[in-house]
RNA sequence: GGAGGAGAGCGAUGGGUCGCGGCCUUGAAAAGCCGAGGAAAGUCCGGACUCCGUAGGGCAAGGUGCCGGGUAACACCCGGGUGGAGUGAUCCACGGAUAGCGCUAUAGAGACUUCAAACCGCCCGGAAGGGCAAGGGUGGAAAGGUGGGGUAAGAGCCCACCAGCGUCGGGGAGACCCGGCGGCUCGGCAAGCCUCACCUGGAGCAAGGGCAAGCAGGGGAUCGGGUGGCUCCGCCCAAAUCCCCGGGUAGCCUGCUUGAGGGAUAUGGCAACAUAUCCUCAAGAUUGAUGAUCCAUGGAACAGAAUCCGGCUUACAGCUCUCCUCCGCCU
Numbered sequence: 001g002g003a004g005g006a007g008a009g010c011g012a013u014g015g016g017u018c019g020c021g022g023c024c025u026u027g028a029a030a031a032g033c034c035g036a037g038g039a040a041a042g043u044c045c046g047g048a049c050u051c052c053g054u055a056g057g058g059c060a061a062g063g064u065g066c067c068g069g070g071u072a073a074c075a076c077c078c079g080g081g082u083g084g085a086g087u088g089a090u091c092c093a094c095g096g097a098u099a100g101c102g103c104u105a106u107a108g109a110g111a112c113u114u115c116a117a118a119c120c121g122c123c124c125g126g127a128a129g130g131g132c133a134a135g136g137g138u139g140g141a142a143a144g145g146u147g148g149g150g151u152a153a154g155a156g157c158c159c160a161c162c163a164g165c166g167u168c169g170g171g172g173a174g175a176c177c178c179g180g181c182g183g184c185u186c187g188g189c190a191a192g193c194c195u196c197a198c199c200u201g202g203a204g205c206a207a208g209g210g211c212a213a214g215c216a217g218g219g220g221a222u223c224g225g226g227u228g229g230c231u232c233c234g235c236c237c238a239a240a241u242c243c244c245c246g247g248g249u250a251g252c253c254u255g256c257u258u259g260a261g262g263g264a265u266a267u268g269g270c271a272a273c274a275u276a277u278c279c280u281c282a283a284g285a286u287u288g289a290u291g292a293u294c295c296a297u298g299g300a301a302c303a304g305a306a307u308c309c310g311g312c313u314u315a316c317a318g319c320u321c322u323c324c325u326c327c328g329c330c331u
Stems, first nucleotide, its partner, number of pairs: 001327010012297007020035004025030001037302001041313002044311005049204004061200005066080005081094005095195002100193002102189003113143001119136002121132004144162006163185001165182007208254004217245006224237005261280008
């Protein structure tokens, strides 16, 4: 200098004039203070909060899915493992196919069975017939791979190494890793059913509470009283709670913004994060504020709260910073 990888931050600033929402001081005029975002978005996960339901457990249904940790919780985050891609920084994927069922199109001779199969092919033979599975062909996948020995030709038939399976020993908290031995090999799909482990009650701030206004009541259940002489069974009455049908309203207050809050420092931890001390308070509307215009600058992104948090995902002009990798050149 070039080409990349991982992550973090900003995303307008200053001023003049006129406005808007909230708080607060004041008798009032008016002054002072605060006033969108990193995604406020999609509403996809997880919680707080509220009401309803609820002893507990099971079934069903849904969700999550390598291991360990973090967290209020998660499908999130951090660290690790295995496999795959890349020269590399780094990135991507993730329970179980030896419980069972099912599927595996087309092509192909043959597609999942343990005595697998034989289209071309190889070998023996005059032929009939028999032996074989190395090579070819089809396919996403063809019954371990490579090399050597062996043979009529061949084959785990034998041997070495590798992969896989089983088993033993060792290491690790675990996923898993390392080594020895064994018989030689047993397909794929679980986002088809299934199975294993863990998690999950429902509805949502138009939740919920209060005030005001308005309307038209009716039926049922529970409990109580009276009564038909009595427990059964029936009738009548009153209040409360709940349910159903019908009718009415949608104005105001509250919930409502101080919270798993933010910042700095220290300590523990590889980290996510936790703890302690100090500092700090930063929108709260309800036809719904946060704007308009002028000047300066290169000033041109995506986009606007509605109960509140933690995430994920998606959109984003331009700019800045940190760490790392590979290649080339110079010293």
Molecule: Bacterial RNase P class A
Organism: Thermotogaceae bacterium